Transfer RNA from an uncultured Clostridia bacterium, 73 nucleotides, folded computationally. The sequence was found in a public genome assembly. Rfam family: tRNA. Rfam links the family to the GO term triplet codon-amino acid adaptor activity.
This record gives sequence, C1' cells and structure tokens, in this order.
RNA sequence: GACCUCAUAGUUCAACGGGAUAGAACAGCUGCCUCCUAAGCAGCCGAUGGGGGUUCGAGUCCCUCUGGGGUCA
Repeated sequence: GACCUCAUAGUUCAACGGGAUAGAACAGCUGCCUCCUAAGCAGCCGAUGGGGGUUCGAGUCCCUCUGGGGUCA
C1' cells in the first nucleotide's frame, strides 16, 4: 500500500434475505424472603463506533472516517 472481516447495554451474545416497542444472560439498583449474609423470587436501569446516502421504513443495504483482527505485497 491492496484486499477480507468485525464493531449492538458495564460484560458475553441474539435480532434468520430491510418491517411493528432492538431481546437474553451475567453485573448494577430497589423490594420480598432471612436474625444477618448468600441463595431464591419480583421489578427497574441501561445499547446499535462517528458522519452522510438509499428507502414509506436501516442494527441490517451503499459511501466515507475511526478502531480491533487477518491475508497478500
């Protein structure tokens, strides 16, 4: 330098070829339970890497940038 691939919640992962309010587990918080703690149960909080484009509609498609991984030179 060229190309491929990945980026979703604090963490690990879903969302099948564009469709309804982006889900789950763990973590965190609150409550219940308990003499207390843990465990268990109920609830709450929290996310699409940045910018643009296509579309009635984008996590998903296109362009670009940033970052991780890889192949080649």